[in-house]
RNA sequence: GAACUUGUGGUGCAAUGGUAGCACAACUGAUUUUAUGUCAGAGGAUGCGUGUUCGAGUCACGUCGGGUUCA
Numbered sequence: 001g002a003a004c005u006u007g008u009g010g011u012g013c014a015a016u017g018g019u020a021g022c023a024c025a026a027c028u029g030a031u032u033u034u035a036u037g038u039c040a041g042a043g044g045a046u047g048c049g050u051g052u053u054c055g056a057g058u059c060a061c062g063u064c065g066g067g068u069u070c071a
Stems, first nucleotide, its partner, number of pairs: 001070007010024004018054001027041005047063005
């Protein structure tokens, strides 16, 4: 320098172009003498920019970060 691949809550993962979900964690409440455990509740995310579309996490382009391969 080039090609391919990947980026989603704190963590690990889902999501045929059509309401962004699950598990764990953390927080609040109940239970408990306390803690653990259990039950209930609430919060929290699509790397960034532009475009296509009635509608984009998903498609296109650019850009940034990670990984693999080639030179």
Molecule: transfer RNA
Organism: Papaver nudicaule